[in-house]
């Protein structure tokens, strides 16, 4: 130094106020929220390396370096679904100690499918990322119709940080 391996920890936010009603954080007015990785002309910091300026040095600067920066750009995750494969369970049959079947069922893993939303103006060589403005989106089950309540979930998880180590 460390693509690999192992371990530990961490890993999601949000209806104020009001209306109708027997009943709504679910409808209506309005309010509020934005997981993970990537990209980046912006912000901040810097001059060690590179580049520019300079005869050189010093100094300064950068499209250089570090870091932060997108819900709606790219990808991922959870959720859902069906199919396939495999394992386990289950059921049925044969048999006798392991073997077969499964229309349908439960469960785990892998693969697959599905899984939301942005425009306009400005600047500029260049922006769906910057600045300004106006919009839009948000699994399933429950319940008066839910991004925000309750539930599966003390779960899972994209990944993040740290440690140890094979190895070089």
């Nucleotide at each position: 130094a460390g693509a690999g391996a192992c371990c530990u920890u961490c890993g999601g936010g949000g209806c104020a106020g009001g209306g109708u009603g027997a009943a709504a954080u679910u409808c209506c007015c309005g309010a509020c929220c934005g997981g993970c990785g990537g990209u980046a002309a912006g912000g901040u910091a810097g001059c060690a390396a590179g580049c520019u300026u300079a005869a050189a040095a010093a100094g300064a600067g950068c499209c250089c370096u570090a870091u932060c920066a997108a819900g709606c750009c790219c990808g991922c995750g959870a959720g859902u679904c069906u199919a396939u494969a495999u394992g386990c369970a289950g059921u049925c049959g044969c048999u006798u100690c392991u073997u077969g079947a499964c229309u349908a069922u439960g469960u785990a893993u892998a693969u697959g499918a599905u899984u939301g939303a942005u425009u306009c103006g400005g600047u500029g060589c260049a922006a769906u990322u910057c600045c300004g403005a106006a919009g839009c989106c948000g699994a399933c089950g429950g319940u008066a119709c839910a991004g925000u309540c309750c539930g599966g979930a003390u779960g899972g998880g994209a990944g993040a940080a740290g440690g140890u180590u094979a190895u070089g």